This is a predicted complex of two RNAs, RNase P RNA and transfer RNA, with 413 nucleotides together. Rfam match: Bacterial RNase P class A. The coordinates come from a structure-prediction model, not an experiment, and the mean pLDDT is 76.

RNA sequence: GGAUGGUCGCGGCGGACCGGCACGAGUGGUCCGUCGAGGAAAGUCCGAGCUCCACAGGGCAGACUGCCAGGUAACGCCUGGGCGCCGCAAGGCGACGGACAGGGCCACAGAGAACAGACCGCCCUUUUUCCAAGGGUAAGGGUGAAACGGUGGGGUAAGAGCCCACCGCACGGCCGGUAACGGACGUGGCACGGUAACCCCCAGUCGGAGCAAGGCCAAGUAAGCAGCGAGACCCGGCCCGGGUCGUUCGAGCUGCGGGUAGGCCGCACGAGGCGUGCUGGCGACAGCCGUCCCAGAGAGAUGACCAUCGACCCUCACGGGUCAACAGAACUCGGCUUAU
RNA sequence: GCCGGAGUAGCUCAGCUGGUAGAGCAGCUGAUUUGUAAUCAGCUGGUCGGGGGUUCGAUUCCCUUCUCCGGCU
Numbered sequence: 001g002g003a004u005g006g007u008c009g010c011g012g013c014g015g016a017c018c019g020g021c022a023c024g025a026g027u028g029g030u031c032c033g034u035c036g037a038g039g040a041a042a043g044u045c046c047g048a049g050c051u052c053c054a055c056a057g058g059g060c061a062g063a064c065u066g067c068c069a070g071g072u073a074a075c076g077c078c079u080g081g082g083c084g085c086c087g088c089a090a091g092g093c094g095a096c097g098g099a100c101a102g103g104g105c106c107a108c109a110g111a112g113a114a115c116a117g118a119c120c121g122c123c124c125u126u127u128u129u130c131c132a133a134g135g136g137u138a139a140g141g142g143u144g145a146a147a148c149g150g151u152g153g154g155g156u157a158a159g160a161g162c163c164c165a166c167c168g169c170a171c172g173g174c175c176g177g178u179a180a181c182g183g184a185c186g187u188g189g190c191a192c193g194g195u196a197a198c199c200c201c202c203a204g205u206c207g208g209a210g211c212a213a214g215g216c217c218a219a220g221u222a223a224g225c226a227g228c229g230a231g232a233c234c235c236g237g238c239c240c241g242g243g244u245c246g247u248u249c250g251a252g253c254u255g256c257g258g259g260u261a262g263g264c265c266g267c268a269c270g271a272g273g274c275g276u277g278c279u280g281g282c283g284a285c286a287g288c289c290g291u292c293c294c295a296g297a298g299a300g301a302u303g304a305c306c307a308u309c310g311a312c313c314c315u316c317a318c319g320g321g322u323c324a325a326c327a328g329a330a331c332u333c334g335g336c337u338u339a340u
Numbered sequence: 341g342c343c344g345g346a347g348u349a350g351c352u353c354a355g356c357u358g359g360u361a362g363a364g365c366a367g368c369u370g371a372u373u374u375g376u377a378a379u380c381a382g383c384u385g386g387u388c389g390g391g392g393g394u395u396c397g398a399u400u401c402c403c404u405u406c407u408c409c410g411g412c413u
Base pairs, nucleotide, nucleotide: 001340002309003308004307005306006305007304008303010036011035012034013033014032015031016030017029018028019027038326042337043336045335046334047333048332049331050210051209052208053207057240058239059238060237062206063205064204065203066202067081068080069079070078071077082096083094084093085092086091097201098200102199103198104195105194106193119141120140121137122136123135124134125133126132149167150166151165152164153163154162168190169188170187171186172185174183175182176181214265215264216263217262224256225255226254227253228252231245232244233243234242235241272292273291274290275289277288278287279286280285310323311322312321313320314319341412342411343410344409345408346407347406350365351364352363353362359396367383368382369381370380371379389405390404391403392402393401
């Protein structure tokens, strides 16, 4: 996700008139007035209102959310901020708590896959060389998604945070900030792989069902027969707890028998729409003021044409063209997602 | 309108504590038979409905979307 006005068509509501002697209801017709789809009405993925179950209680289980602050009726939404990633930048994206509470998993390859590990290599020794054996070594190679801090220097038989500088990491207090977090300083000397969209832990939210909820009216589930029968039913799963009916007069269940499948309300004044309004706020938004009443079914109407304006396209200009596509209310809102 | 369930080979279904996906029938080839069926041996055949994400790795876990089926007055 065009605006305004007009004409015709269709539907809802209100009014007037007509029909068979009159009036009323209902129904049909004519006329008048008024209103009549969307940004997604969609998917039903979240969050609520509303209704019923018990004004929804306790525990367990389960589901969901997950940086911080704010907005909101509420949210998994929105706004602002922090951190991380991408980008030269403007900016964009992020399911972004915890892996020293514990358990599980990490295929293949590879020597070794989690309080590690000598396959090649390097060094030493046995024996001077080849070969072999033993030991040391994680700097180099190789495998892998991942190999137990990185770079440089010292050191060493060769090496190694073994030592040093910088970076990273951890810890400590200090400063700034509401906070997430950031900054500088000091200390340690590496101890801490990944996975929580695996279980789990921490913090928090959640009772369930849904307008075919539910209420009212009319009719009915009858009467009767047979069998079972002390418990049956209701409150999302279980337990507690609660409620209704019944245990002489028989609740309830099963089978037979025999019915209904209509109408009205809920249902359109609302967390409502609109304003280049005012005020506060960076913003989401809130408050005040003004103004408007705006579909509601029969699962069924909501379309077409004309004029002016507007937007876009073509053209130097005059002028011309297009306004589509996706789709279509059914208890109602706030979001998200998807289609176009 | 509301609420559930399922998409895996041509058909019917397994596989769901993540590690290259299987069974039966069907199809094809061979054997057996005079020939066919049955039987035996072997083979072919898969975007795991589509897209995206988590992970080293997804049929499996998560999100989104499409199609089909069922129930409720």